[in-house]
C1' cells in the first nucleotide's frame, strides 16, 4: 500500500423485504427468606461510531473520516 467485516443499553449481541429499537446479564424496587444467595414480578436506561447523500420515511441503501479485527503486498 491493496481487500474483506465489525461499531446498536454499564457488557455479550439480535433487529428479516427501508415504516419512529429489543433479548440475556448487570442495576432499582417489591414479594418470599430469621438474614443472604436464589427464585418470582415489575422498573429505569440507548436514536444505533461521526458527518453528508437518497427517500415521505433510514440503524437498515449509497459517500467520506474515525476506532477495531483479519487478509495480501512490501520491507530485511
Nucleotide at each position: 500500500g491493496c481487500c474483506c467485516g465489525c461499531u446498536u443499553a454499564g457488557c455479550u449481541c439480535a433487529g428479516u423485504u427501508g415504516g419512529u429499537a429489543g433479548a440475556g446479564c448487570a442495576c432499582g424496587u417489591c414479594a418470599u427468606u430469621c438474614g443472604u444467595a436464589a427464585u418470582g414480578a415489575u422498573g429505569g436506561g440507548g436514536c444505533c461510531g461521526g458527518u453528508g447523500g437518497u427517500u415521505c420515511g433510514a440503524a437498515u441503501c449509497c459517500g467520506c473520516c474515525a476506532g477495531c479485527g483479519g487478509g495480501c503486498a512490501c520491507c530485511a
Model confidence (mean pLDDT): 80 of 100. A computed fold for a 76-nucleotide RNA from Acetobacter peroxydans, annotated as transfer RNA. It matches the Rfam family "tRNA". Rfam links the family to the GO term triplet codon-amino acid adaptor activity. RNAcentral records the identical sequence in 13 taxa. It is recorded under the gene name trnT.